[in-house]
This is a predicted complex of two RNAs, RNase P RNA and transfer RNA, with 456 nucleotides together.
Rfam match: Bacterial RNase P class A. By type it is a ribozyme.
Its mean pLDDT, the model's own confidence on a scale to 100, is 78.
RNA sequence: GAGCGUGCGAGUGAGGACCGCCGGCGGGUCUCGAGGCCCGUCCGGAGGAAAGUCCGGGCUCCACAGGGCAGGGUGCCGGGUAACACCCGGGCGGCGAGAGCCGACGGAAAGUGCAGCAGAGAGCAGACCGCCGAUGGCCCCUCUCGGGAGGGUGCACAGGCAAGGGUGAAACGGUGCGGUAAGAGCGCACCGGGCCUCCGGCAACGGAGGUCGCACGGCAAACCCCACCCGGAGCAACGCCAAGCAGGGACGAGGAGUGGCCCGCUCCGUUCGAGUCCCGGGUAGGCGGCACGAGGCCUGCGGUGACGCAGGUCCCAGAGAAAUGGUCCUCCCCCGGCCCGUCCGGGGACAGAACCCGGCUUAUUCCGCGCGCUCCUCC
RNA sequence: GGGCCACUAGCUCAGGCGGUUAGAGCGCGGUCCUGAUAAGACCGAGGUCUGUGGUUCGAGUCCACAGUGGCCCACCA
Numbered sequence: 001g002a003g004c005g006u007g008c009g010a011g012u013g014a015g016g017a018c019c020g021c022c023g024g025c026g027g028g029u030c031u032c033g034a035g036g037c038c039c040g041u042c043c044g045g046a047g048g049a050a051a052g053u054c055c056g057g058g059c060u061c062c063a064c065a066g067g068g069c070a071g072g073g074u075g076c077c078g079g080g081u082a083a084c085a086c087c088c089g090g091g092c093g094g095c096g097a098g099a100g101c102c103g104a105c106g107g108a109a110a111g112u113g114c115a116g117c118a119g120a121g122a123g124c125a126g127a128c129c130g131c132c133g134a135u136g137g138c139c140c141c142u143c144u145c146g147g148g149a150g151g152g153u154g155c156a157c158a159g160g161c162a163a164g165g166g167u168g169a170a171a172c173g174g175u176g177c178g179g180u181a182a183g184a185g186c187g188c189a190c191c192g193g194g195c196c197u198c199c200g201g202c203a204a205c206g207g208a209g210g211u212c213g214c215a216c217g218g219c220a221a222a223c224c225c226c227a228c229c230c231g232g233a234g235c236a237a238c239g240c241c242a243a244g245c246a247g248g249g250a251c252g253a254g255g256a257g258u259g260g261c262c263c264g265c266u267c268c269g270u271u272c273g274a275g276u277c278c279c280g281g282g283u284a285g286g287c288g289g290c291a292c293g294a295g296g297c298c299u300g301c302g303g304u305g306a307c308g309c310a311g312g313u314c315c316c317a318g319a320g321a322a323a324u325g326g327u328c329c330u331c332c333c334c335c336g337g338c339c340c341g342u343c344c345g346g347g348g349a350c351a352g353a354a355c356c357c358g359g360c361u362u363a364u365u366c367c368g369c370g371c372g373c374u375c376c377u378c379c
Numbered sequence: 380g381g382g383c384c385a386c387u388a389g390c391u392c393a394g395g396c397g398g399u400u401a402g403a404g405c406g407c408g409g410u411c412c413u414g415a416u417a418a419g420a421c422c423g424a425g426g427u428c429u430g431u432g433g434u435u436c437g438a439g440u441c442c443a444c445a446g447u448g449g450c451c452c453a454c455c456a
Stems, first nucleotide, its partner, number of pairs: 001375009010365001013331007021045004025040006047350001051361002054359005059234004066267004071230005076090005091105001092103004106225002111223002113219002128165002130161003135158002137155002139152005173191006192214001193212008238288004247279005281455003295314008332348006338341001380452007389405004398436001407423005429445005
């Protein structure tokens, strides 16, 4: 210097002037009051994703009982946390030359099931081409009176084989040597695998030794099994006040109905106990919840780390179909143009709070900083 | 704001526990029939199964993420 990897940071590009908008606070004024209007050298005013609503919680109501089935979720191990499907550390597998990256990563030796087409055969299977034909048979030749004996690069009939070819996503371990008629874990060596023991580790797992010729192929984002977790609804929850209208029907103290797990079931015990549902009607108002919180920043300590603990410091949007904006000047970056200049024109993402937090995912700009890897050149 | 559902041909819908080439009706095109049209008969075209990625030998179907569209909700009595 080039090409990569990784972890952070920032974000209408920076600064200024003027005019506005929303919420506070203070003052003035009108009003019985609620509140309205005006003013201000005052204070605050979108995000890293405010988004998707995919997870997890706080909070509120359902009764601050419990069990089972069903249902849902998580899924290597250990830790962090309020909790999680998130994060950290480790293991194993895969990719890469490396830094490093990726992984829905329990069980197929409990059971049920699936595998179209092709192919001989698709689950404890199978022989199409092929190889062999040792053994038995047939044929030919020779010897022999005959019985029979011997020989043949003979046939491929019985039969043997699964090495090679071929089919397929997948064919019942792989490579090599021996062996054989040809072959085959048939035998052996190495690799892979199962089981047992010991050692290291909290564990996942790893290592060593022995043993077994190999039994146990794939799919669980098929049913399922195992371990652990999960009650429902959601701020339009929920509490209080005000305004206005028109009732009707069904069931119900012989216990309805509701709630206890919602649009599923059930057991046991207990409680509230007079309403519940349907049709129709009215209102479209106010206050609380509601912004001090698992809060931000700084320092120190503990921990490999996620994170925790202690001390200090700060107060930081907020409601109503909804404010956070506009113009101008100077500079910066990018693109295009020509009459190449102190030029002209255009552009500077994604997107916007609505009860609040922790994550994930998705969208997106110009970049800046730190650490690491590989290659090239020079000293 | 919160909750739920759907997406397959131009339109409306099938597609059972994944299997070879995704079907039906209406519509569209052509031929026949008719003097001509409609109706009718016969034939035909038309699909990235919303998109991307994954699981599997194989995905419209199973899983995840994204996109588009639609539905529901308050209070009083």